Annotation: The RNA shown here (small-subunit ribosomal RNA) has 1373 nucleotides and comes from a metagenome. The RNAcentral record of the sequence draws on SILVA.
RNA sequence: AGAGUUUGAUCCUGGCUCAGGAUGAACGCUAGCGGCAGGCCUAACACAUGCAAGUCGAACGGUAACAUAAGGUGCUUGCACUUUGAUGACGAGUGGCGCACGGGUGCGCAACGCGUAUAGAACCUACCCUGUACAGGGGGAUAGCCCAGAGAAAUUUGGAUUAAUACCCCGUGGUAAAUAUGAAUGGCAUCAUUUAUAUUUUAAAGUUUUCGGACGGUACGGGAUGGCUAUGCGUCCUAUUAGUUAGAUGGUGAGGUAACGGCUCACCAUGGCAGCGAUAGGUAGGGGCCCUGAGAGGGGGAUCCCCCACACUGGUACUGAGACACGGACCAGACUCCUACGGGAGGCAGCAGUGAGGAAUAUUGGACAAUGGGCGCAAGCCUGAUCCAGCCAUGCCGCGUGCAGGAAGACGGCCCUAUGGGUUGUAAACUGCUUUUAUACGGGAAGAAUAAGGGACACGUGUGUCCUGGUGACGGUACCGUAAGAAUAAGGACCGGCUAACUCCGUGCCAGCAGCCGCGGUAAUACGGAGGGUCCGAGCGUUAUCCGGAAUUAUUGGGUUUAAAGGGUCCGCAGGCGGGCAAUUAAGUCAGGGGUGAAAUGGUGCGGCUCAACCGUAGCACUGCCCUUGAUACUGGUUGUCUUGAGUCAUAGUGAAGUGGCCGGAAUAUGUAGUGUAGCGGUGAAAUGCAUAGAUAUUACAUAGAACACCGAUUGCGAAGGCAGGUCACUAACUAUCGACUGACGCUGAUGGACGAAAGCGUGGGGAGCGAACGGGAUUAGAUACCCCGGUAGUCCACGCCGUAAACGAUGGAUACUAGCUGUCCGCUGCCUUGAGCAGUGGGCGGCCCAGCGAAAGUGAUAAGUAUCCCACCUGGGGAGUACGUUCGCAAGAAUGAAACUCAAAGGAAUUGACGGGGGCCCGCACAAGCGGUGGAGCAUGUGGUUUAAUUCGAUGAUACGCGAGGAACCUUACCAGGGCUUAAAUGCAUAAUGACAGGUCUAGAGAUAGACUUUUCUUCGGACAUUUUGCAAGGUGCUGCAUGGUUGUCGUCAGCUCGUGCCGUGAGGUGUCAGGUUAAGUCCUAUAACGAGCGCAACCCCUGCCGUCAGUUGCCAGCAAGUAAAGUUGGGGACUCUGACGGGAUUGCCGGUGCAAACCGCGAGGAAGGUGGGGACGACGUCAAAUCAUCACGGCCCUUACGUCCUGGGCUACACACGUGCUACAAUGGCCGGUACAGCGAGCAGCCACUCCGCAAGGAGGAGCGAAUCUAUAAAACCGGUCACAGUUCGGAUCGGGGUCUGCAACUCGACCCCGUGAAGCUGGAAUCGCUAGUAAUCGGAUAUCAGCCAUGAUCCGGUGAAUACGUUCAC
Repeated sequence: AGAGUUUGAUCCUGGCUCAGGAUGAACGCUAGCGGCAGGCCUAACACAUGCAAGUCGAACGGUAACAUAAGGUGCUUGCACUUUGAUGACGAGUGGCGCACGGGUGCGCAACGCGUAUAGAACCUACCCUGUACAGGGGGAUAGCCCAGAGAAAUUUGGAUUAAUACCCCGUGGUAAAUAUGAAUGGCAUCAUUUAUAUUUUAAAGUUUUCGGACGGUACGGGAUGGCUAUGCGUCCUAUUAGUUAGAUGGUGAGGUAACGGCUCACCAUGGCAGCGAUAGGUAGGGGCCCUGAGAGGGGGAUCCCCCACACUGGUACUGAGACACGGACCAGACUCCUACGGGAGGCAGCAGUGAGGAAUAUUGGACAAUGGGCGCAAGCCUGAUCCAGCCAUGCCGCGUGCAGGAAGACGGCCCUAUGGGUUGUAAACUGCUUUUAUACGGGAAGAAUAAGGGACACGUGUGUCCUGGUGACGGUACCGUAAGAAUAAGGACCGGCUAACUCCGUGCCAGCAGCCGCGGUAAUACGGAGGGUCCGAGCGUUAUCCGGAAUUAUUGGGUUUAAAGGGUCCGCAGGCGGGCAAUUAAGUCAGGGGUGAAAUGGUGCGGCUCAACCGUAGCACUGCCCUUGAUACUGGUUGUCUUGAGUCAUAGUGAAGUGGCCGGAAUAUGUAGUGUAGCGGUGAAAUGCAUAGAUAUUACAUAGAACACCGAUUGCGAAGGCAGGUCACUAACUAUCGACUGACGCUGAUGGACGAAAGCGUGGGGAGCGAACGGGAUUAGAUACCCCGGUAGUCCACGCCGUAAACGAUGGAUACUAGCUGUCCGCUGCCUUGAGCAGUGGGCGGCCCAGCGAAAGUGAUAAGUAUCCCACCUGGGGAGUACGUUCGCAAGAAUGAAACUCAAAGGAAUUGACGGGGGCCCGCACAAGCGGUGGAGCAUGUGGUUUAAUUCGAUGAUACGCGAGGAACCUUACCAGGGCUUAAAUGCAUAAUGACAGGUCUAGAGAUAGACUUUUCUUCGGACAUUUUGCAAGGUGCUGCAUGGUUGUCGUCAGCUCGUGCCGUGAGGUGUCAGGUUAAGUCCUAUAACGAGCGCAACCCCUGCCGUCAGUUGCCAGCAAGUAAAGUUGGGGACUCUGACGGGAUUGCCGGUGCAAACCGCGAGGAAGGUGGGGACGACGUCAAAUCAUCACGGCCCUUACGUCCUGGGCUACACACGUGCUACAAUGGCCGGUACAGCGAGCAGCCACUCCGCAAGGAGGAGCGAAUCUAUAAAACCGGUCACAGUUCGGAUCGGGGUCUGCAACUCGACCCCGUGAAGCUGGAAUCGCUAGUAAUCGGAUAUCAGCCAUGAUCCGGUGAAUACGUUCAC
């Protein structure tokens, strides 16, 4: 000293929380010792029992108990009884002193109670010290004792007798008191002190003695101590407590008190206090001090000290120097106890202790040895004050639980990538050493100084000094020594971040944790356990409370445009603040001196306990208050003066400033009359509505109310609200200018007052238009709305209320200062008033911007800048501007204005994305323009659903649905039913055994499988091979695609996505990548705080289109030959086609135009190809927790005579239905029949199959060629000819019947194909919707993969024929 938490991220505001310290603490776990401290915070609740205040015989009468002495009696001669107050002593009593201290508690008290400083000229003070002067004479009682009585007791009555240092009388007495009269001195008003005179009044006590004395007594001074009283200042919260007071405020007189005083009383007056907070309510003992804090502050008032208050509750006085009295009295009350029921007793907030309450707080201990107190001459007695001990880790401090060596880095535990390593860890074992502490034994303090008594000395004869002498509760304690032996001694919390410390297992939003954020839903460093670690340590954590951090109440030290916060505006009393000069004063202020600020505490030095805590001592501090002496700059007071602040007059202006009259036109509505006829009106479209009883429209006249077009504007005026046709009257304001005058008269302004939009309220008018409520019509899922037709209050006027608004510039008022540019309104001055001019200047209203400020946005002379003054307001969000109370109001309501509870946020500004039925620009078969489809039919195929023993699983908007599957009859196959196997289908190692296993035949069985028969190892003798047994090692299409790798889809072949350095910004971020052009493109150019770069684009790669070179077999054949019916068939040829390798070619290169350039344009040229030529592969950063654990791989979990594996059969092909994708059609651009022609990509040996024969055909039987530029496959549409004339047909082919072919172990569920027969729906398809921009769509056929065959109409390729359209970007995507 800060940190966490609002956000995707940022800055700020702002709350919440944490880290620190502390405690009279409590609770949980744990616990070896000692020292020093502390210990009912709650029930001022109730208390059993014991103790806590007595003492003096040297005041007194005395003698109940004890002892001694003497006497007497009995008599056992040392015992019992008894007498004598004679002695020591002493119960009870009289008397003196004490009991008012000490000890406890904090109920009450907001007060002169406390603190501090003064005053007492308004007072008291026993015992103590000191001084002066005294103590003469007498008297009467009373307690006790004795006698008698009452009562249960407590207690008490009567009679007789007696003493005192008890009481009374007389005398003496002044430096006493009071009164009166003078004098002197002093002061601060009353007066005080001293002194003189006169008058009046009041004293006393003895005891003891060693006779020296000692202790006392009385009066009056002085001192000391202790108290009492008064005053200044300080001393909690609430205004949702604003008025209060009747002895109340004062006076006179009297009483009372130690003393002043309404302290009390009589009379008189009507005052006193209060916004600087009276009164009322709540809470509370105050201070020194304690805790915290850098301090200022905040919180507290245990222990120790001072003061106060109280003593069961309330009241009262007595005694006394002192009390209205804790262990005294009286009265009343409550409670408890005793009782003979008549009556009595008591007061732990003393020390122990008990019950109760409570989270919680100790022994019914020892001693007066010390310190102190009371009494006493003293010895001494008393002392729960005190000193000690006991209990409690309650706190602070100190000590210990060992130290050194010791690596096989042991065992065990835990973890891992696990035949190995890491960690626990030098830790242990083991070896050596030490002995604090604990244990045992022995020694053993200081605290003690007195005093009494005795002796000596000084000598003033009473004191002092010295010697002797005895006294210890603690305690045989502290301390010291000896002995043996590591021996007797470690835990608690935490380990996600804050905050030091990490892994495994269990659990699975469960159990639980948590101070805040938060963790836990199958891989939890956050739960529980373990291992390890961290921090403290005889303690450690938790809880509670206080301060701190919190500048989060801000004096030090905050704010108010938008975060909470400027009052709606002005006037103005009090208050606060206030211009220049001079003089005076000295209140504030500053300095010196004095007093006080108790001690303890705090800090510093030194010292004592072995250290420390603790304690002692010295000096400091105690920031304060009071007195005094000075200083006089500033503030204040007083006096004088000045003009610049403020104001008055004058002159000239300005404006929608206000109030009240009068006047005006346009529009609207209504009425009357005319013209005129069928609609008008209204809307997105309509309807309600009006209209043939004549509307709307139009013309004329009349009436009414409200509002004032154009001018008109970032215009003007006003304090704000607000103010707009014209004109008149009255009123106010503002500005400028030159003078004159007053002379600080000023600013702000709590409480208060006035004004205050709209709506609303009251009374009375008015009412055209508009128009809450209301009615109707629409819209809509609904429509208590938006739209339409009507329409009441209201809107208008007068008077009176209300008193609020986003009453906003969300910005209080005043004054001064601080760079500029520019517009406009109202003035003034100067210049040549030649200007709609220029320059200057004053006031207002605006714009831009520097510095500064600000979290930023922004603001910026009209400040949100720099300063001063005054007022108002804020302190997390919600609850809530609510409730209650009060005030105001006719009401509506307004003003003032909480709490409980709840959350960890709420919020401001800016940033980046995303979104919008926001805007701009651009692109895309996105729309439009076209062509062809789907959606209707039948069938095929996939999906959903349903069904089922099973209909295995996955894919589900675009981006699933002819998808995984590019071939489900068995197999596949993962599903179902049934039947089997348990290391088993494969592989390896080790051990043991055997020579077989396999094969063949047969039997049983659905098969797997089981059984029977048969045949049978090799060898170089080492072994090899095979099988079996055992062990290890398997297997899983089981789960998790939300643990993953890999792969894939989509946005999207869209043009984007980033980085380095620099710059801007507090920052997130921005810039670059924006802007202007251009492009298919972030493609390029220009501009530019950016300059460069990367991944994407493009290009590089492949196919295709043109040419060249090279090479010609199986391809080709122009020319030359041969040859055939024909045919590159043959010789040959490389020209051509073609094949396939290498090159060329296209780069806006050229021309023209436009343009700065990039680039674009042109039926441009040339060219096979022209502006990325066409197509493919190629897919940036990323998004969708997208898909896949069932291609594969893989973490974790799960199954192991089964979720593994084998077999047979079934299922994946089901079928009221719904959807997707297709095929075939509905026909004449066609069907059928016959004839003729032209491809390319590919494939082929368990294959393609020419050709021949048979079959109507599928196909069969023969059989050349070809592992292929050589052989194999008829291309079809097209073209030519014929037929069919619009029909459910010569269209269409579903469905069904029959018969076959082929593949295959096997076509029943469940194959394809052929032939004959049958001949369904369907006549171009609703809403809706899909594809395509050129060799494309459309249409036609062909090939291949998979494959025994095939449900292929699918997928992927190939070629043939071969269009239409695009104005364009408004709208949907």
Record summary
Its Rfam family is "Bacterial small subunit ribosomal RNA".